[in-house]
RNA sequence: GUGGGGCCGAUGGUCGCGGUGGACCGGCAGAAAGGGUUCAUCGAGGAAAGUCCGAGCUCCACAGGGCAGACCGCCAGGUAACGCCUGGGCGCCGCAAGGCGACGGAACAGGGCCACAGAGAACAGACCGCCCUUGUAUCCAAAGGGUAAGGGUGAAACGGUGGGGUAAGAGCCCACCGCGCGUCCGGUAACGGGCGCGGCACGGCAACCCCCGGUCGGAGCAAGGCCAAAUAAGCAGCGAGACCCGGCCCGGGUCGUUCGAGCUGCGGGUAGGCCGCACGAGAUGGCUGGCGACAGCCAUCCCAGAGAGAUGACCAUCUGCUCGUACCAACGAGUAAACAGAACUCGGCUUAUGGUCUCAC
RNA sequence: GCCGGAGUAGCUCAGCUGGUAGAGCAGCUGAUUUGUAAUCAGCUGGUCGGGGGUUCGAUUCCCUUCUCCGGCU
Numbered sequence: 001g002u003g004g005g006g007c008c009g010a011u012g013g014u015c016g017c018g019g020u021g022g023a024c025c026g027g028c029a030g031a032a033a034g035g036g037u038u039c040a041u042c043g044a045g046g047a048a049a050g051u052c053c054g055a056g057c058u059c060c061a062c063a064g065g066g067c068a069g070a071c072c073g074c075c076a077g078g079u080a081a082c083g084c085c086u087g088g089g090c091g092c093c094g095c096a097a098g099g100c101g102a103c104g105g106a107a108c109a110g111g112g113c114c115a116c117a118g119a120g121a122a123c124a125g126a127c128c129g130c131c132c133u134u135g136u137a138u139c140c141a142a143a144g145g146g147u148a149a150g151g152g153u154g155a156a157a158c159g160g161u162g163g164g165g166u167a168a169g170a171g172c173c174c175a176c177c178g179c180g181c182g183u184c185c186g187g188u189a190a191c192g193g194g195c196g197c198g199g200c201a202c203g204g205c206a207a208c209c210c211c212c213g214g215u216c217g218g219a220g221c222a223a224g225g226c227c228a229a230a231u232a233a234g235c236a237g238c239g240a241g242a243c244c245c246g247g248c249c250c251g252g253g254u255c256g257u258u259c260g261a262g263c264u265g266c267g268g269g270u271a272g273g274c275c276g277c278a279c280g281a282g283a284u285g286g287c288u289g290g291c292g293a294c295a296g297c298c299a300u301c302c303c304a305g306a307g308a309g310a311u312g313a314c315c316a317u318c319u320g321c322u323c324g325u326a327c328c329a330a331c332g333a334g335u336a337a338a339c340a341g342a343a344c345u346c347g348g349c350u351u352a353u354g355g356u357c358u359c360a361c
Numbered sequence: 362g363c364c365g366g367a368g369u370a371g372c373u374c375a376g377c378u379g380g381u382a383g384a385g386c387a388g389c390u391g392a393u394u395u396g397u398a399a400u401c402a403g404c405u406g407g408u409c410g411g412g413g414g415u416u417c418g419a420u421u422c423c424c425u426u427c428u429c430c431g432g433c434u
Base pairs, nucleotide, nucleotide: 001361002360003359004358005357006356007355008354009318010317011316012315013314014313015312017043018042019041020040021039022038023037024036025035045339049350050349052348053347054346055345056344057220058219059218060217069216070215071214072213073212074088075087076086077085078084089103090101091100092099093098104211105210110209111208112205113204114203127151128150129147130146131145132144133143134142159177160176161175162174163173164172178200179198180197181196182195183194184193185192186191224275225274226273227272234266235265236264237263238262241255242254243253244252245251282301283300284299285298286297287296288295289294319336320335321334322333323332324331325330362433363432364431365430366429367428368427371386372385373384374383380417388404389403390402391401392400410426411425412424413423414422
């Protein structure tokens, strides 16, 4: 310097908060729930975050197939699945250990775009230049023609370098490189290597449309299920009384008796309560298989879960760090850090982040 | 907790399939007026929320992140 892996102070004590279990008190006609006391036990993270992917689970929808739409995209494997991971290939970066890559159609299936500048921007083109001719010799200018080596424009100019050749030039010819096609060999494959042929025909953009191959029904625990007040309306049954005028009597009044007061019952369903909800694609250790991701087997363990939401404070010792006594030792003082706080649960990715330990190269 | 949407000038908004960003109001200067307003002429003002990528070139396409707004018991 590079690449992994691990840890977030340790132990003990006091008090406090949340969950679970036990005992006791209390509650009650008798129970149960809620309540109190006490004991035991458990109680945040590598990202619990963003909600960006993929699933489990639940409800809704659904004969079968297609279109549209969205997403993925080198090859092989892993996985419940993935846009994740592992190994390999290719390309780029690094002296190297290593790192990074949206990396299908080598943009001849097709369409589209390439501003400005420039002569010319896709089966192109001649501004300067070079060369020849008109023209017998030299120079200059003009006209006609050849050319694309050099210059110039641009992000990009129709193979590159060197040699031959030529009036000047040019794959015009040759060698090497690049490119394309064919074939053989290695590899599961991506791909790599060898040989031969082709004189070059094939600019860039698919994170523009498109083509090819593949995946995808929708919503989300505020999913969903169970129990279930009070009030109002509804239905069924019984049914003639019910209420007011200060307490009683008399008397009076209102409502009702076909449109039914009042009582009882019913189902739906709200508040509220319970479940979902934490034993799981689970954790730790060992062995085996595999380069690895990972898989299998065995043993041991149970590890937060409530609700607008608990996980904190102090003391002692040790440990780490910082500062002071000039240095070491020793002593004293200070400090325990950054990012951040579970809310149905997992597997990933991404983002934020101080310090420390360790392994390999 | 879950699901959607939007960030462009001081404010309110345009900007379609990439080619170098505008409109109205506001501000400034001048004209007009005795002066002000209104009107007319002109001008200023932009990290396109931040970062990265694709491309010759990004407000636009892609990824990531921040902020704000809305809906659902």
This is a predicted complex of two RNAs, RNase P RNA and transfer RNA, with 434 nucleotides together. Rfam match: Bacterial RNase P class A. From the family's description: Ribonuclease P (RNase P) is a ubiquitous endoribonuclease, found in archaea, bacteria and eukarya as well as chloroplasts and mitochondria.